[in-house]
RNA sequence: GCUUCUGUAGCUCAGUGGUAGAGCACAACACUCGUAAUGUUGGGGUCGCGGGUUCGAUUCUCGCCAGAAGCU
Numbered sequence: 001g002c003u004u005c006u007g008u009a010g011c012u013c014a015g016u017g018g019u020a021g022a023g024c025a026c027a028a029c030a031c032u033c034g035u036a037a038u039g040u041u042g043g044g045g046u047c048g049c050g051g052g053u054u055c056g057a058u059u060c061u062c063g064c065c066a067g068a069a070g071c072u
Base pairs, nucleotide, nucleotide: 001071002070003069004068005067006066007065010024011023012022013021018055026042027041028040029039030038048064049063050062051061052060
């Protein structure tokens, strides 16, 4: 330098065009003599950044940034 892949909640990951989700973690409550476990509820996201297409983009497309793998 070239090719491919990845980027979504604090962490690990779903989500193939129509209001962004799960598990763990966190907080409150219930339960308990108390703790743990369990249950219920809740908070937490400009979906890496910026354009384009579209009535509508996390999703399609282009560029950039960061990371991983491969080739030279």